[in-house]
RNA sequence: GCUGGUAUAGCUCAGUCGGUAGAGCAACUGAUUCGUAAUCAGUAGGUCGCAGGUUCAAAUCCCGUUACCAGCU
Repeated sequence: GCUGGUAUAGCUCAGUCGGUAGAGCAACUGAUUCGUAAUCAGUAGGUCGCAGGUUCAAAUCCCGUUACCAGCU
């Protein structure tokens, strides 16, 4: 230098053919308990790495770019 992959909640990851974002764990609140843990119920937390384009509508499609991983030279 070239090619491919990954980037989504604090962490690990889903998200179909574009239709407006979820799960588990963690956190918080309440119930239960003499108390803690466990269990049960609930709450909050993300404009999807960044920027642009297409579209009525983009995490998803297209271009550029950043970081990391792998391969080739």
Transfer RNA from a Candidatus Gastranaerophilales bacterium, 73 nucleotides, folded computationally. Its mean pLDDT, the model's own confidence on a scale to 100, is 82. The sequence was found in a public genome assembly.